[in-house]
Context: one part of a larger RNA
RNA sequence: UUGGGCGUAAAGCGCGCGCAGGCGGGAUAUCAAGUCUAUCUUAAAAGUGCGGGGCUCAACCCCGUGAGGGGAUAGAAACUGGUAUUCUUGAGUAUCGGAGAGGAAAGUGGAAUUCCCAGUGUAGCGGUGAAAUGCGUAAAUAUUGGGAGGAACACCAGUGCCAAAGCGACUUUUGGACAAUGUCUGACCCUGAGCCCCAAAAGCCAGGGAAGUGAACGGGAUUAGAUACCCCGGUAAUCCUGGCCGUAAACGAUGGGUACUAGGUGUAGAGGGUAUCGACCCCUUCUGUGCCGGAGUUAACGCAAUAAGUACCCCGCCUGGGGAGUACGGCCGCAAGGUUGAAACUC
Numbered sequence: 001u002u003g004g005g006c007g008u009a010a011a012g013c014g015c016g017c018g019c020a021g022g023c024g025g026g027a028u029a030u031c032a033a034g035u036c037u038a039u040c041u042u043a044a045a046a047g048u049g050c051g052g053g054g055c056u057c058a059a060c061c062c063c064g065u066g067a068g069g070g071g072a073u074a075g076a077a078a079c080u081g082g083u084a085u086u087c088u089u090g091a092g093u094a095u096c097g098g099a100g101a102g103g104a105a106a107g108u109g110g111a112a113u114u115c116c117c118a119g120u121g122u123a124g125c126g127g128u129g130a131a132a133u134g135c136g137u138a139a140a141u142a143u144u145g146g147g148a149g150g151a152a153c154a155c156c157a158g159u160g161c162c163a164a165a166g167c168g169a170c171u172u173u174u175g176g177a178c179a180a181u182g183u184c185u186g187a188c189c190c191u192g193a194g195c196c197c198c199a200a201a202a203g204c205c206a207g208g209g210a211a212g213u214g215a216a217c218g219g220g221a222u223u224a225g226a227u228a229c230c231c232c233g234g235u236a237a238u239c240c241u242g243g244c245c246g247u248a249a250a251c252g253a254u255g256g257g258u259a260c261u262a263g264g265u266g267u268a269g270a271g272g273g274u275a276u277c278g279a280c281c282c283c284u285u286c287u288g289u290g291c292c293g294g295a296g297u298u299a300a301c302g303c304a305a306u307a308a309g310u311a312c313c314c315c316g317c318c319u320g321g322g323g324a325g326u327a328c329g330g331c332c333g334c335a336a337g338g339u340u341g342a343a344a345c346u347c
Base pairs, nucleotide, nucleotide: 003319004318005317006316007301008300012315014198016196021191022190025087026086027085028084029083030082031081033080034079035076036075037074038073039072040071041070042069049065050064051063052062053061054060090188091185092184094181095180097178102174103173104172105171108168109153114148115147116146117145118144119143120142124135125134161166203244204243205242206241207240208239212238213237217233218232219231220230255314256313257312258311259310260309263292264291265290266289267288268287269286270285271284272283273282296303297302320347321346322345329340330339331338332337
């Protein structure tokens, strides 16, 4: 490389957009590049396939014949491809409708913690398995009133939206998905190396902010020890603005698209039918999201119309364990480091 694979054994890029490339719906006409047929020519001999012969057989040797790749000419037109015309089912668009923690910005709300001031009040409070460190007669804890400030949003609340990420309520602005109708365009589609955008937490730079929590650190306990678990403190961080970083068990450990293949039962959104109108109930269509389960599949577990079933198209990735996601080099980064990514050796 081929083959075989990628939920859990090695293996799906964290997610998207999209250039090149690959692949691509129905009809008609045409061309003949791919494809197929015939003829000619060439592809030294040996070798190989088939038939026959010679060494006693065989290997080996000899004879005949066939096959093979390229080119030229003539022809075929189903399929692939090119061109032209056309169609509407794929795709997009339009109108109308409801749903949603989708994104961003501005101001704003109440409960609670902490701190400050004042009142009442007096010796304890706090903490634990038990304690101690700690706080408190400079008046704490408790309680009442007032004030400051930061961060997070109880109940509703299960699910629904989103590519990943995300929840107080309101206003402004803005993206997408879905149902119905079937307006318009007429294959405009799918995938997508590279490129580019976004990307939790932690971390970095600059400037703010700092209530609570709290790596590091200090102290008290526990213990044989205790660089821990428990307790008292507490810096960075956590928050905001601007800029980096680009990684996660970034998980459904399951790439995207299209089509098809028993059922049962929930849930969210939208629509239709039945019904005199409306609501409920019942039936039914589409989109999403759960559970169970048959065929099928799987090494098994399980998956099972949201497939890990049956097929096709495109991309990514794997190829024994360790060495090693290391070294070296390249690229990126302020750094931390990221990305690409071996070998010797060893079992």
A computed fold for a 347-nucleotide part of an RNA from an uncultured bacterium, annotated as small-subunit ribosomal RNA, central domain. The coordinates come from a structure-prediction model, not an experiment, and the mean pLDDT is 81. The RNAcentral record of the full RNA draws on ENA, Greengenes and SILVA.